[in-house]
Background
Small-subunit ribosomal RNA from uncultured Dehalococcoides sp., 1496 nucleotides, folded computationally. The source organism's lineage runs through Bacteria, Bacillati, Chloroflexota, Dehalococcoidales and Dehalococcoides. It matches the Rfam family "Bacterial small subunit ribosomal RNA". The sequence is in RNAcentral, with records from Greengenes.

């Protein structure tokens, strides 16, 4: 530095990458060399071989071998004695929180064999004893007895330079020391070799290097859910051990030692120079190397020795292997190899002592698995190859493609070189200090010669993070570090191409730093993200006003030692280079001495008054506490009056009352609270205080500068106070009122409403100690613009004015100290805000806080009488939790505004019959689509076949239709009778061809045309959530942006808001915003009025029609109204008046809105079928339901009669005038017309009769009959017509629809589609109304604000129980593993002491014995062991608590919006859950009024 919380944004905070390392591991893959490094886990067990021996020049033997006849002599070897080493080297890292370790000091408190200087000395005897022979015991390990024998083995005498003890008497040092002198006592020694000189050796000291041993300062991990430990314990004296101090050990004496600065217990851990990693601080780590330390199967022991309490030594006890003859031995690889076993995992039973070094010897050697080398292992770090130039036809192949092409790619092929490597062959090293000796080693190295030969692969390719297509797969399989991918177009999964990257390695995984400023000393926080203890009083510690002395402890400089060596940094060198070595400098300590220096702090002594205090004088006040008085009003008892109700609610009931209520007067009784004054206002440290009066008590502030002389500030433990509720124990009890009853609401309603009502609320006296105990802001001090406001108290002028009084006084102004609000600058702050009452600048001190959840819980402690408090994790889960602002959706939030939205009207629909059209059903099939407004007389501007997309049945197979390509073909295409068949097919008699060339010829060649075959073709086959394209909707709503500016860190904002005003974001105003775009208008069509012009008609430049270009309307005039403008109301002209009327026109967007079935179109599926052709048949079904019409219920009305008046369309496969024929539908003939000509055209409406309120002369369903019409066909299933039938309907329930004027209603006409078929669509006129007070209300928009836990945006989010699966965890009747504490028995081995017993060469000896040793025995200490009885840590449990995860589960709906009762807090109680009700609290509640302040 980056990803990850959001629709975006900042900011908090975690999670997660990208880096660097390892003594590693795992998967895939491998060519060479140097250098290194290799059991991290069972300090588990070990088979084998080797890892410590050497000396004959200490000494006696034996033994081989030469010489000799033999004596003997020489050389060599040896068990055994003795002497030196075995205490080093070498391996582990278990213990050990500890003077073990590291540094820096001390030993005046010690010791040191072998070295190395030095002084002095080695004189004379003695006595065993091993091997060694006999003879014995034993299985064996290994022993016993008797002889005999050396020595440098032992052991006495002698000398005594020195020594060591004691006395004397000095020197210096001081801490007990060192050192001179002088007396007395004690006290040493071996010898071997050599002819010889000598040499090695040995006694006693002295000193030297090296090496230990003890002591001490500092430094060294977690846990307080471990807070108190110690009885040899802490000292002392006097013995006692030891080299050496020392409770180290004893015996006596006193009672003290340590400890919050973390004793003691408990958990981990060898420690250190270094390693790694960070810029650093730091922080993690202690593998190889190096230094200590501890250990050797396990636990104790001491012996030897200089030096162990001993890896390869002894000796018990315990485990465990192993031999055994059962009697008894033997053993200790955490040495080097090895081997089992445990793990992910870690080698060779290899070669030399040639080198460096050990031991032993005079030496010569000898030994050494120390060491030096090889061998295996990409384990690592370094290097080197795996070819190098040239080569485009861009070669096949692969793999994509838009089919042209890209790409792989100069990449291979081919030509030209080259040989590290690697084969072969020859030379052939330094290491050796040299006369000799080389494991490695025929190795390194050098030459020769052969031939591109022998040699690349992993991982990755959504973002992070360098790298992209295709094809499989289809929420499967899978991937995933983190966000996330994966449901049919997947750059994320799997395979391919290609591409990045890195390389003999590339990945995963663990681990450790880094990033992470995410423990913050460098370097963070606490008002709302996590996070100020409820306050205060005050120990301990921190911190501390001026001035001046002293000391130098801190602190600052020099100098000295030390801070081992590698190592690391720098520089030079060696090996072809580097890894690696070699030399040289630097560096690195909270170190020790010393020496200075005093500015700060810091001690000492002195003063001082600006910090605190105290004194006087005043002043406000619900400040505390006791006691005492008072009224008002509820209730509740008497008594009067007085009668039918009354109380309660949106409405209502329960509940009181005629046993007389409520209402009213009187009287009483009793508790609890104190209207008004009341204020953002006063007091208190908070918690908190409120009628009045009296006592007592504490604090505040002002003035006065008199005293005190820093007395301060803040505060871990500790006490003390502490709202409401709740718990005791007594009292009280009038209202209110958890719990409870009842009454209502409601799908229920443990609730909200109401009635009643118990603890409780009240007092005393004791617990409890907690809130949203809040300004969610700890205390103290000091600085840093203002301006108003308020409550206390001073202070000036008695200076002016002014009321009024009775004088003191009061008011206004100004200054000033404390307190309390606002609002605001600079500065902070993520932002919102804060801002002399900081959240600003600083100092000092306390407290917290480190992701959400699990949990403020469990468990341990520890208060409490209980309820509970207070300290306070874990496992497991998740990528998030969160603040603060933006934008928009949203609200049962508020304001303003429209709109046939609602009111006011007209006609309706729902109710009836009947079309139509949609859903359920049915059906072989009832082909699909469309579904809330914005599907349902829609796609359909018309399903009898056909449309036809559905079934059934029967046929076809390059096809109904298109392209290419191959092949054929004169009896070929074509026509196509019979037969068959529902037809379609099949089926072929017959009959029989064309163009152009060219040939002797249907000979040849080519076209069309046809067979056949390969490519295709076809699909209303799936996806509209892959799409284009159109199209609905919100909505003709009026808005929707964008350029530059300005503001904001930022996302955004402003412009677009604000006053007007409009049909408008229409237009004016004002304005950090000034313009613009898309929309709106308004330009196009039509309409009304008019001129002109041309044209149609048999005529007419009259009208009128039809076509075209004009003209008119702009708030242009007047008056009013608003501060002004824009606009508004009223008039006047005018056909027309304020957009005249109506139409086309529909911003940015938003419904994954509709259409793959109108068309295109990607991907999928199909291809003898999901294609295609044919016959019937469905789409027309019918118990219901809905939605859109018709006709109607009738008299404003049917019913017959006359006679009237239109427009917009259409017409040659057509419209048909006109005659006749039918009752009629219609038909028969047919003029005119290819249309302003001709045709096709009205109906309500008027004028008259009949009907007279009825299921009718209304209404026509339905049925029967007989007919017409169109068509291959009218049965399923078409229209018309006569006659005949004559159902339901008597005006429609809740509830809903359209319409503001030529509209709504009534009436009719046309026309597309069509062969026929219209109650629908589309359009014409004809007649022609009623009604708008006005927006409170529904519903749908629009603009402002407000809240939001919502952003898929309330159709949102969200809570608890309860089921059911699984995860970790508490509790738990016990059971058990370890470990540990007391208390007690017991007591090996071995020291010490003691000794009756045995025993005993050196000395003495008077010869009896004695010293003195040995064995045994005993005392005493103690190891494993045992009994019992406690802590702790686990483990494991029937059953049980929550607690967390899970894709669609049940049951409400607590919270977000005023979330529908504002919601949290603390308490207590209730309820299936959420919660729900009391009582104080808190605003982190909306709205609306009020009141008060501030700003202008």
């Nucleotide at each position: 530095g980056a990803g990850u919380u959001u629709g975006a944004u900042c900011c908090u905070g975690g999670c997660u990458c990208a880096g660097g390392a390892u003594g590693a591991a795992c998967g895939c893959u491998a060519g060479c060399g140097g250098c290194g490094u290799g059991c991290c886990u069972u300090a588990u067990g070990c088979a084998u071989g080797c890892a410590a021996g050497u000396c004959g020049a200490a000494c006696g033997g034996u033994c081989u071998u030469a010489a000799g006849c033999a004596a003997u002599u020489a050389a060599g070897a040896u068990a055994g004695u003795g002497g030196c080493g075995a205490a080093c080297g070498g391996g582990u890292g278990a213990g050990u929180a500890a003077c073990g370790c590291g540094u820096a000091a001390g030993u005046a408190a010690c010791c040191u064999a072998c070295c190395u200087c030095u002084a002095a000395g080695u004189g004379g005897g003695g006595g065993a004893u091993a091997g060694c022979u006999u003879c014995g015991g034993g299985a064996a390990a290994c022993u016993g007895a008797a002889g005999g024998u050396a020595a440098u083995a032992c052991c006495g005498c002698a000398u005594g330079u020195g020594g060591u003890g004691g006395g004397c008497c000095g020197a210096c040092a001081u801490a007990u020391g060192u050192u001179g002198g002088u007396u007395c006592a004690c006290u040493a020694a071996a010898g071997c070799c050599g002819u010889a000189a000598g040499g090695c050796g040995c006694u006693u000291g002295g000193u030297g290097a090296g090496g230990g041993g003890c002591u001490u300062g500092c430094g060294u991990c977690c846990g307080a859910u471990u807070a108190g430990c110690u009885a040899g314990u802490u000292g002392g004296u006097g013995g006692g051990g030891u080299a050496a101090u020392g409770g180290c050990c004893u015996a006596c004496c006193a009672a003290g030692g340590c400890u919050u600065c973390g004793a003691u217990c408990g958990g981990u851990a060898g420690c250190u120079g270094g390693u790694c990693u960070g810029a650093g601080a730091g922080g993690a780590u202690g593998a190889u190397c190096a230094g200590c330390c501890a250990c050797a199967c396990u636990g104790g022991g001491a012996c030897u020795g200089a030096g162990a309490c001993a890896c390869g030594g002894c000796c018990c006890a315990g485990a465990c292997u192993c031999c055994u003859a059962c009697g008894g031995g033997a053993g200790g690889c955490a040495g080097c190899a090895g081997c089992a076993a445990g793990g992910a995992a870690u080698c060779u039973u290899g070669g030399g002592c040639a080198a460096u070094g050990g031991g032993c010897g005079a030496a010569a050697g000898c030994c050494u698995g120390a060491c030096c080398c090889a061998g295996c292992a990409a384990c690592g770090c370094c290097g080197c190859g795996u070819g190098a130039g040239g080569g485009a036809u861009g070669a096949a192949g692969g793999c994509u493609u838009u089919c042209g092409g890209g790409u792989u790619g100069u990449a291979a092929a081919c030509c030209u070189c080259u040989u590290u490597u690697c084969a072969u062959a020859g030379g052939g090293a330094a290491g050796a200090a040299u006369a000799a000796u080389g494991a490695c080693g025929g190795u390194a190295c050098c030459u020769g010669u052969g031939g591109a030969a022998u040699a690349a692969g992993c991982u990755u390719c959504g973002g992070c993070u360098a790298a992209c297509u295709a094809c499989g797969u289809g929420c499967c399989a899978g991937c995933a570090g983190c966000c996330g991918c994966g449901g049919u177009a997947a750059u994320a999964c799997g395979u391919a191409g290609g591409a990045a990257g890195c390389a003999a390695g590339c990945g995963u995984u663990a681990u450790c730093c880094g990033g992470a400023u995410u423990u913050a000393u460098u370097g963070g926080g606490c008002g709302u993200a996590a996070a100020g203890u409820g306050a205060g009083c005050g120990u301990a510690g921190g911190u501390g006003g001026u001035c001046u002395u002293u000391c130098a402890a801190g602190u600052u400089g020099g100098a000295u030692g030390u801070g081992a060596a590698a190592u690391u940094u720098c520089c030079c060198g060696g090996c072809u280079u580097a890894a690696c070595c070699g030399g040289g400098a630097c560096g690195a300590g909270u170190c020790a001495u010393u020496c200075a220096a005093u500015a700060c702090u810091g001690u000492u002594g002195g003063a001082c008054u600006a910090g605190a205090g105290u004194a006087c004088a005043g002043c406000a006040g619900g400040a505390g506490a006791a006691a005492a008085c008072g009224g008002a009003a509820u209730u509740c008892c008497c008594g009067g009056u007085g009668u039918a109700g009354u109380g309660g609610u949106a409405a209502a009931a329960u509940g009181c009352g005629u046993a007389g209520a409520u209402a009213u007067c009187g009287g009483g009784a009793g508790g609890a609270a104190c209207a008004c004054c009341a204020g953002a206002g006063g007091c208190g440290a908070a918690g908190g205080c409120g009628g009045u009066u009296u006592u007592c008590u504490a604090g505040g502030u002002u003035g006065u500068c008199a005293c005190u002389g820093a007395c301060a500030c803040u505060g871990a433990g500790g006490c003390u106070c502490g709202a409401a509720a709740g718990c005791g124990u007594g009292g009280g009890g009038a209202g209110c009122g958890a719990a409870c009853a009842g009454a209502a609401u409601u799908a229920g309603a443990u609730a909200c409403u109401c009635u009643g009502g118990u603890a409780g609320u009240c007092c005393a006296c004791g617990c409890c100690u907690u809130a949203a105990a809040c300004u969610a802001u700890g205390g103290a001090c000091a600085c840093u613009a203002g301006g108003u406001a308020u409550a206390g108290g001073g202070a000036u002028a008695u200076a002016g004015g002014g009321a009024g009084u009775a004088u003191c006084g009061a008011c206004c102004c100004u200054c000033u100290c404390u307190g309390u609000g606002c609002c605001g600058a600079a500065g902070c702050u993520a932002a919102c805000g804060c801002u002399u009452u900081a959240a600003g600048u600083g100092u000092c001190c306390c407290g917290c806080c480190u992701g959400g959840g699990g949990a403020g819980u469990a468990c341990g402690g520890u208060c409490g009488c209980a309820a509970g408090g207070c300290u306070a994790a874990a496992a497991c889960u998740c990528a998030a939790a969160g603040g603060a602002a933006u934008u928009g959706a949203c609200g049962g939030g508020g304001g303003c505004c429209c709109g046939c939205a609602c009111a006011a009207g007209c006609a309706g629909c729902g109710g009836a019959g009947c079309g139509u059209g949609u859903g359920g059903u049915u059906u072989a099939a009832u082909u699909c689509g469309a579904u809330g407004c914005u599907a349902c007389a829609c796609g359909a501007a018309g399903a009898a076949c056909c449309u036809u997309a559905c079934c059934a049945a029967g046929a076809u197979u390059u096809g109904a239709c298109a392209u290419g390509c191959a092949u054929g073909u004169a009896g070929u295409a074509g026509u196509g009778a019979a037969c068959u068949g529902a037809a379609a097919g099949g089926g072929g008699a017959a009959c029989g061809a064309c163009c152009u060339g060219u040939u002797a010829a249907g000979u040849c060649a080519g076209g069309a045309a046809c067979u056949u075959g390969c490519a295709c073709a076809g699909g209303u086959g799936c996806u509209g959530c892959a799409u284009g394209g159109c199209u609905g909707u919100c909505g003709u709503c009026a808005g929707c942006u964008c350029g530059u500016g300005c503001c904001g860190u930022g996302a955004g904002g402003u412009g677009u808001u604000u006053g007007g005003u409009u049909a408008a974001g229409u237009c004016c105003u004002g304005c950090a915003a000034c313009g613009a775009g898309c929309g709106c208008a308004a330009c196009c069509c039509u309409u009304g009025u008019u001129g002109c012009u041309a044209g149609u008609u048999a005529a007419a430049u009259u009208u009128u029609c039809u076509a075209g270009c004009g003209a008119g309307a702009c708030u242009g005039c007047c008056c009013c109204g608003c501060g002004a403008a824009a606009c508004g109301g009223g008039g006047a002209g005018g056909a027309a008046g304020g957009u005249g009327g109506g139409g086309a026109u529909g911003a940015c967007g938003u419904c994954a809105a509709g259409u793959c079935a109108g068309c295109a179109u990607g991907g999928c599926c199909u291809u003898u079928a999901u294609a295609u052709c044919u016959u019937g048949g469905g789409c027309u079904a019918c118990a219901c339901a809905c939605a859109c019409g018709c006709u109607a219920c009738a008299a404003u009305g049917g019913a017959c009669a006359g006679a009237a008046c239109a427009a917009u369309a259409g017409g040659u496969u057509g419209c048909a005038a006109c005659a006749g024929u039918g009752c009629g539908a219609a038909c028969u003939g047919g003029a005119g017309c290819u249309a302003a000509u001709c045709c096709c055209c009205a109906a309500a409406g008027c004028u008259g009769u009949c009907c007279u309120c009825a299921g009718u002369u209304c209404g026509g369903a339905u049925u029967g009959c007989a007919g017409g019409c169109u068509g291959a066909a009218a049965c399923c299933c078409g229209c018309c017509u006569g006659c005949a039938u004559g159902a339901a309907g008597u005006u429609g329930g809740a509830g809903u629809u359209g319409c503001u004027a030529g509209u709504a209603a009534c009436c009719g006409c046309a026309u597309a589609u069509c062969a026929g078929c219209a109650u629908g669509g589309u359009g014409c006129g004809g007649u022609g109304a009623a009604u708008a007070c006005g927006u409170u209300c529904c519903c749908g928009g629009g603009c402002c604000u407000u809240g939001u836990a919502c952003a898929c945006a309330c159709c949102g989010c969200c809570c608890g129980u309860c089921a059911c699966a699984c995860c970790a965890u508490g509790g738990g009747a016990g059971u058990u593993u370890g470990u540990u504490g007391c208390a007690c028995c017991a007591g090996a081995a071995g020291c010490a002491g003691g000794u009756a017993g045995c025993u005993u060469a050196a000395c003495c000896u008077u010869c009896g014995g004695g010293a003195g040793g040995g064995c045994g025995c005993u005392u005493g200490c103690c190891a494993c062991g045992g009994u019992g009885u406690g802590g702790c840590c686990g483990a494991u449990g029937a059953c049980u608590g929550g607690g967390g995860u899970g894709a669609a589960g049940u049951c409400g709906u607590a919270a977000c919006a005023a979330g529908g009762u504002a919601g949290c807090c603390g308490u207590a109680u209730c309820g299936g859950a959420a919660g729900g009700u009391g009582c104080g609290g808190c605003u982190g509640g909306a709205u609306c009024a009020c009141c008060u302040c501030c700003u202008u």